A computed fold for a 346-nucleotide part of an RNA from a metagenome, annotated as small-subunit ribosomal RNA, central domain. Its Rfam family is "Bacterial small subunit ribosomal RNA". Model confidence (mean pLDDT): 89 of 100.
Context: one part of a larger RNA
RNA sequence: UUGGGCGUAAAGGGUGCGUAGGCGGUUCAAUAAGUCUGAUGUGAAAUAUGUUAGCUUAACUAACAGGGUGCAUUGGAAACUAUUGGGCUUGAAUAUGGGAGAGGCAAUUGGAAUUCCUGGUGUAGGGGUGGAAUCUGUAGAUAUCAGGAAGAACAUCAGAGGCGAAGGCGGAUUGCUGGCCUAAUAUUGACGCUGAGGCACGAAAGUGUGGGGAGCAAACAGGAUUAGAUACCCUGGUAGUCCACACCGUAAACUAUGUGCACUAGAUGUUGGGGAGUUAUCCUUAGUAUCGGAGCUAACGCGGUAAGUGCACCGCCUGGGGAGUAUGCUCGCAAGGGUGAAACUC
Repeated sequence: UUGGGCGUAAAGGGUGCGUAGGCGGUUCAAUAAGUCUGAUGUGAAAUAUGUUAGCUUAACUAACAGGGUGCAUUGGAAACUAUUGGGCUUGAAUAUGGGAGAGGCAAUUGGAAUUCCUGGUGUAGGGGUGGAAUCUGUAGAUAUCAGGAAGAACAUCAGAGGCGAAGGCGGAUUGCUGGCCUAAUAUUGACGCUGAGGCACGAAAGUGUGGGGAGCAAACAGGAUUAGAUACCCUGGUAGUCCACACCGUAAACUAUGUGCACUAGAUGUUGGGGAGUUAUCCUUAGUAUCGGAGCUAACGCGGUAAGUGCACCGCCUGGGGAGUAUGCUCGCAAGGGUGAAACUC
């Protein structure tokens, strides 16, 4: 390589959009590139295969025969693929009417809580722990009342609930805006699926510049604990967490399960639509869950949301360690990221 695989054994790209490429509904006609078929030429000899023959046999040698993937020229076939042309409506899309939603962006705004500040009441503690201490308080704390300031997060509703491609999204209002579902018609007429490169998005942490800074809190300091305690516990506390702009581009980015399409028992919940109805309920569709049949699986389990049965396309794997290391290239301000070995060893 072939083959075999990728939920948990090695292996699904973090996610989407999309270029090339690969693959592609239905019907008619033409062409004949692929495809099928005939003929001719070629496919050297030796070797190899078969049958004989010659050395006493064999090895060896010789003769004859057959075969030869393929290539070229030429004649034909037209089912399939392809190409060209003309149609179709089921795939796909568009228009119209409804619908649900923490989908995104921006602006405005609300209350509770926390901390701080000012003032009143008031007096000896408060805080913290397994127990303490550091800490705080007679310069009046804690508690309580009134007023003010600031920043961050949005209790209840809240749900196995919803939305989003993923990351993710939760106070309220308004504006702008993306997608989805659904009903029946109409329109376009295969416009589709996947997608190497490429482009865009991408939690947290981290980085740059400028703001902001209530609470929390790496680092750090102190108090404890302990044999020690660079920890767990406590008192403090700076980056950071927040905002704007620009980077970074990684996660157990997980459903550890790529995307799309088709087919294959049921049962029970739930969300959004539609239809019927005797208002009990039933049918249907798009999600989201639990169980379960066939089937699959090494087992666990999966089971119409498949890990079942098939098709199309992409990504990836090939014993453990060395190692996601070295080197080169490339991206980045840096931290680092991407790509990614070998020697050696078991």